Predicted 3D model of a 500-nucleotide part of an RNA (small-subunit ribosomal RNA, 5' domain) from an uncultured bacterium. Model confidence (mean pLDDT): 85 of 100. Rfam family: Bacterial small subunit ribosomal RNA. Gene Ontology terms of the family: structural constituent of ribosome and ribosome.
[in-house]
Context: one part of a larger RNA
């Protein structure tokens, strides 16, 4: 000099864009943050109606979603990450393409009702009912396993053809395109996107850590997995790693990037983006295409709460917010209008993702606090050699202007879409435009011995104090304090921490 997620002191007019718990991955009151589908299903309630029926509604069965989105950085020195390869060792819901199909039966169950238990959370029994819930049989375009033939290759193998046993389907929509339609279902192949696994290379400190290792290293066989593999197990062998730093200890999420620097390099990993890990602590599996699952389940533990003492409930490292710790970090706000996501044929519903608003000079950028004239160089202040000098065109005064703020009037785009139409914007009466008035409402902070731009007076008297270094202060201190003046920055200016 440059930087900062900064803090502190003094000061503070406006706007735009960003940014804001770096400490206790410590504890949490309260509200909200994941639902949706009646065009899968039965029963019920309310409303309208004489009725048929229609509309609405929450609970239940069922489907999809809840594995995304959002948070945090505890752990992790590791194929966790980055980069480049590989899988003849793999999986993949929704979506796209292609081919074929959807025939025929059955038994239950929740809810409702009845009878109980319990303080509650909840729960037992009986009767009854539906389905795109569940289970048989048929069909097999095809697929899987085994066998055979052929071809190819990168060791295990891969592909094509033939053949026996096993495996498949579910309907719904009629007040609206009644149709060759739409949405779904099943099987198979391919794709896209996603995920899993393996390997080469790369990136911290420490030798005051020198030896480490028994599932350890390899093999055979088996189990397990979507899949390879000591992943697990039985048996066999005795291997494997290490000064090119094993093992141990410390520290740490990694990267794109950010800061600095001419570069080489050094430091950092806040915001934004990618990956990973975690969700009170530890462990476990279930469901599912996908989890060993933040707002799911089970067990154990600590803590908090309820209790009729028998037993139960909870998990903000989601958004706000609370007390705590701290030098220190915001609103218990508005809206789904936009973008995106889930469900739905759709209308739509949900969405603290997101879009906005609020607070903080925390940062960057922009603007303003007036402009021109004005000498008797006014008064006052300060200094003085008492002549004057300086503050100083500064003020007063004259002539103008009105940005910004304030007032009044007008007033958006963002709307594509959706809806038969009417209509539909949180921001917001915001941005912006126009009008009128009036210089009117708006300047501080640090420094002035040298480094380093800027000097005098008074007070103090090695005191009080200053200080980044050198050093000032013991009676004329340009170095302390105050004043006048000056210098530098400016809605900021200094100080402190930290990095180059």
């Nucleotide at each position: 000099g440059a930087g900062u997620g900064a803090a502190c002191g003094c000061u503070g007019g406006c706007g735009g864009c960003g940014u804001g718990g770096u400490u206790a991955a410590g504890a949490c009151a309260u509200g909200c943050a994941a639902g949706u589908c009646g065009a899968g299903c039965g029963a019920c309630a309310g409303c309208a109606g004489c009725a048929a029926u229609g509309c609405u509604g929450g609970a239940g069965c069922g489907g999809c979603a809840a594995a995304c989105g959002g948070g945090u950085g505890c752990g992790u020195a590791a194929c966790a990450c980055g980069u480049g390869a590989g899988c003849a060792a793999u999986c993949u819901g929704c979506c796209c393409u292609u081919a074929a199909g959807a025939c025929u039966g059955g038994a239950a169950u929740a809810g409702c009702c009845c009878u109980g238990g319990g303080a509650a959370a909840c729960u037992a029994g009986g009767a009854u009912u539906a389905a795109u819930a569940c289970c048989g049989g048929a069909u097999g375009u095809g697929g899987a396993c085994g066998g055979g033939u052929c071809a190819g290759g990168c060791a295990u193998c891969u592909g094509a053809c033939c053949u026996u046993a096993u495996c498949c389907a579910a309907a719904g929509c009629u007040u609206g395109u009644a149709a060759c339609g739409g949405c779904g279902c099943u099987u198979a192949a391919g794709g896209a996107g996603g995920a899993g696994c393996u390997c080469g290379c790369g990136g911290c400190c420490u030798a005051u850590c020198a030896g480490c290792u028994a599932g350890u290293u390899g093999g055979u066989g088996a189990g397990g997995u979507a899949a390879u593999g000591g992943c697990u197990c039985a048996c066999c062998a005795a291997g494997g790693c290490g000064a090119c730093g094993a093992c141990g200890g410390g520290u740490a999420g990694c990267c794109g990037g950010c800061c600095u620097g001419a570069g080489a390099g050094g430091g950092c990993g806040a915001c934004c983006g990618g990956c990973c890990a975690c969700a009170c602590u530890g462990g476990g599996a279930c469901u599912g295409a996908g989890a060993c699952a933040c707002g799911g389940c089970c067990c154990a533990g600590a803590c908090u709460c309820c209790u009729a003492c028998g037993g139960g409930a909870g998990g903000c490292a989601g958004c706000a917010g609370u007390a705590g710790g701290g030098a220190a970090u915001a609103u218990u706000g508005g809206g789904c209008a936009a973008u995106g996501g889930g469900c739905g044929c759709a209308a739509g519903c949900c969405u603290g993702a997101c879009c906005c608003a609020g607070c903080g000079a925390c940062g960057c950028c922009g603007c303003g606090u007036g402009a021109g004239g004005g000498a008797u160089g006014a008064a006052g202040g300060u200094c003085u050699u008492c002549g004057g000098a300086u503050u100083g065109u500064a003020a007063a005064c004259c002539u103008c202007u009105u940005u910004c703020a304030g007032u009044a009037g007008g007033g958006a785009a963002g709307a594509a879409g959706c809806g038969a139409a009417a209509g539909u914007g949180a921001c917001g009466g915001u941005a912006c435009c126009u009008a009128a008035a009036g210089a009117a409402g708006a300047a501080g902070c640090a420094c002035c011995g040298g480094c380093u731009a800027a000097c005098u007076a008074u007070g103090u008297g090695c005191c009080a104090g200053c200080a980044g270094c050198c050093g000032c202060g013991g009676u004329a201190a340009u170095a302390c304090a105050u004043a006048g003046g000056g210098u530098g920055c400016a809605a900021g200016c200094g100080u402190u921490g930290u990095c180059c």